The RNA shown here (transfer RNA) has 73 nucleotides and comes from an uncultured Bacilli bacterium. The coordinates come from a structure-prediction model, not an experiment, and the mean pLDDT is 80. Its Rfam family is "tRNA". Rfam classes the family as a transfer RNA. Rfam links the family to the GO term triplet codon-amino acid adaptor activity.
[in-house]
RNA sequence: GCUAAAAUAGCUCAAUUGGUAGAGCAACUGUCUCGUACUCAGUAGGUUGGGGGUUCGAUUCCUCUUUUUAGCA
Numbered sequence: 001g002c003u004a005a006a007a008u009a010g011c012u013c014a015a016u017u018g019g020u021a022g023a024g025c026a027a028c029u030g031u032c033u034c035g036u037a038c039u040c041a042g043u044a045g046g047u048u049g050g051g052g053g054u055u056c057g058a059u060u061c062c063u064c065u066u067u068u069u070a071g072c073a
Stems, first nucleotide, its partner, number of pairs: 001072007010025004019056001027043004049065005
């Protein structure tokens, strides 16, 4: 330099042929216990890497860009 892939909650990951973004772990509150842990119930936590475009509507489609990974040279 060229090609491909990835970026979503604190962490690991889902979410289809565009229609209100979820799970597990972690955190917090309650329950339980003499106490801690476990169990059970609940709560909070996201401008889906960033800019722009298409659309009534974008994590999803188009474009530019940033970072990371892999391959080729």